Molecule: c-di-GMP-I riboswitch aptamer
Organism: Desulfosporosinus nitroreducens
RNA backbone atom coordinates (compact mmCIF):
# COMPACT_ATOMS: atom_id res chain seq x y z
C1' N A 1 0.00 0.00 0.00
C1' N A 2 -4.50 -3.12 -1.59
C1' N A 3 -8.63 -6.43 -1.29
C1' N A 4 -12.17 -9.12 1.71
C1' N A 5 -15.53 -8.73 5.83
C1' N A 6 -16.55 -7.16 10.82
C1' N A 7 -17.67 -2.58 14.25
C1' N A 8 -18.02 2.30 15.62
C1' N A 9 -18.96 7.50 13.21
C1' N A 10 -20.17 11.07 9.64
C1' N A 11 -22.18 11.55 5.15
C1' N A 12 -26.95 10.17 2.38
C1' N A 13 -31.51 8.37 0.30
C1' N A 14 -36.67 8.57 0.31
C1' N A 15 -42.27 4.54 1.57
C1' N A 16 -47.41 6.04 2.48
C1' N A 17 -49.92 10.17 1.77
C1' N A 18 -50.99 15.55 -0.96
C1' N A 19 -50.11 18.98 -5.59
C1' N A 20 -48.86 19.69 -10.66
C1' N A 21 -47.61 17.97 -15.50
C1' N A 22 -46.80 12.99 -18.46
C1' N A 23 -48.51 8.44 -20.31
C1' N A 24 -53.45 3.71 -22.66
C1' N A 25 -52.45 1.64 -18.11
C1' N A 26 -49.32 0.18 -15.02
C1' N A 27 -45.63 3.64 -13.39
C1' N A 28 -42.19 6.59 -13.04
C1' N A 29 -41.00 12.53 -12.83
C1' N A 30 -40.92 17.64 -10.26
C1' N A 31 -42.03 19.78 -5.29
C1' N A 32 -43.63 18.68 -0.09
C1' N A 33 -42.87 14.73 3.33
C1' N A 34 -41.12 10.68 6.58
C1' N A 35 -42.52 4.55 6.46
C1' N A 36 -37.89 2.51 6.01
C1' N A 37 -32.46 1.02 4.61
C1' N A 38 -27.25 2.06 6.64
C1' N A 39 -21.61 0.27 2.11
C1' N A 40 -24.75 -0.40 -0.78
C1' N A 41 -32.74 1.06 -0.41
C1' N A 42 -26.01 4.21 -5.52
C1' N A 43 -25.60 2.32 -10.69
C1' N A 44 -27.39 -1.09 -14.80
C1' N A 45 -33.07 -3.54 -17.25
C1' N A 46 -28.66 -8.70 -17.63
C1' N A 47 -31.21 -13.69 -15.56
C1' N A 48 -35.95 -15.03 -12.62
C1' N A 49 -40.25 -13.22 -10.30
C1' N A 50 -44.34 -9.68 -10.83
C1' N A 51 -47.80 -5.67 -13.03
C1' N A 52 -49.85 -2.91 -16.92
C1' N A 53 -52.93 -4.28 -22.61
C1' N A 54 -52.31 1.14 -26.22
C1' N A 55 -51.29 -2.50 -30.28
C1' N A 56 -52.18 -7.03 -32.26
C1' N A 57 -54.60 -11.82 -32.31
C1' N A 58 -58.97 -14.99 -31.03
C1' N A 59 -64.32 -15.61 -29.21
C1' N A 60 -69.56 -13.47 -28.54
C1' N A 61 -72.44 -9.46 -29.50
C1' N A 62 -76.84 -4.98 -30.93
C1' N A 63 -76.68 -3.61 -35.99
C1' N A 64 -75.17 -1.79 -41.44
C1' N A 65 -73.74 -3.89 -45.82
C1' N A 66 -73.31 -7.01 -50.70
C1' N A 67 -74.51 -12.32 -53.06
C1' N A 68 -76.98 -17.07 -52.95
C1' N A 69 -82.47 -19.36 -52.57
C1' N A 70 -87.81 -19.40 -52.24
C1' N A 71 -90.79 -15.44 -53.40
C1' N A 72 -94.94 -10.09 -57.29
C1' N A 73 -92.34 -6.91 -53.20
C1' N A 74 -91.82 -7.53 -47.60
C1' N A 75 -90.62 -11.64 -44.55
C1' N A 76 -87.44 -16.33 -43.76
C1' N A 77 -83.01 -19.07 -44.47
C1' N A 78 -77.45 -19.60 -46.28
C1' N A 79 -73.19 -17.36 -46.38
C1' N A 80 -69.00 -13.00 -46.60
C1' N A 81 -67.41 -8.37 -45.12
C1' N A 82 -67.93 -4.38 -41.02
C1' N A 83 -68.72 -3.65 -36.42
C1' N A 84 -70.19 0.27 -30.45
C1' N A 85 -69.79 -3.29 -25.95
C1' N A 86 -67.73 -7.59 -22.95
C1' N A 87 -64.12 -11.33 -22.34
C1' N A 88 -59.61 -14.18 -22.73
C1' N A 89 -53.91 -14.25 -25.11
C1' N A 90 -49.72 -12.01 -25.83
C1' N A 91 -44.77 -6.87 -24.33
C1' N A 92 -42.41 -3.94 -27.83
C1' N A 93 -44.25 -1.08 -22.02
C1' N A 94 -42.79 -0.97 -15.86
C1' N A 95 -41.08 -2.53 -11.71
C1' N A 96 -33.48 -2.16 -9.02
C1' N A 97 -37.58 -0.29 -1.74
C1' N A 98 -39.24 -8.05 -5.08
C1' N A 99 -34.96 -12.12 -5.51
C1' N A 100 -30.36 -12.60 -7.96
C1' N A 101 -26.25 -10.57 -10.90
C1' N A 102 -22.13 -6.96 -12.88
C1' N A 103 -20.09 -1.80 -12.17
C1' N A 104 -18.50 1.73 -8.91
C1' N A 105 -18.22 3.49 -3.68
C1' N A 106 -16.02 8.25 3.14
C1' N A 107 -13.83 7.95 7.49
C1' N A 108 -11.08 5.54 12.30
C1' N A 109 -10.29 0.94 14.32
C1' N A 110 -9.90 -4.76 15.72
RNA sequence: GUUCGGUUGGAGUAAACUUCACGAAAGGGAAGGACGCUAAAGUCAUGGGUCUAAGGCUUAAAUUCGAAAAUAUACUUUUGAAGAUAAGCUAUGAUUGCCAGUCUACAGCA